A computed fold for a 72-nucleotide RNA from a Nanobdellota archaeon, annotated as transfer RNA. The prediction has a mean pLDDT of 84. Its Rfam family is "tRNA". The family's RNA type in Rfam is transfer RNA.
RNA sequence: GGGUCAAUAGUCUAGCGGUAUGACGUCGCCUUGACGUGGCGAAGGUCCCCGGUUCAAAUCCGGGUUGACCCA
Numbered sequence: 001g002g003g004u005c006a007a008u009a010g011u012c013u014a015g016c017g018g019u020a021u022g023a024c025g026u027c028g029c030c031u032u033g034a035c036g037u038g039g040c041g042a043a044g045g046u047c048c049c050c051g052g053u054u055c056a057a058a059u060c061c062g063g064g065u066u067g068a069c070c071c072a
Stems, first nucleotide, its partner, number of pairs: 001071007010024003018055001026042005048064005
């Protein structure tokens, strides 16, 4: 220098154009003498950034950033 892949909640993760899914963790209540386990509920996401296409974009297109790998 060229190419491929990845980036979604504190962590891990689903999603293939129609208001973002689950698990763990966190918080509240119940249960316990207490902790844990278990049950019920809640909060938490500008979907890496900028632009474009579209009635509508996490999803498609262009550019960039970061990381991993391959070639030279």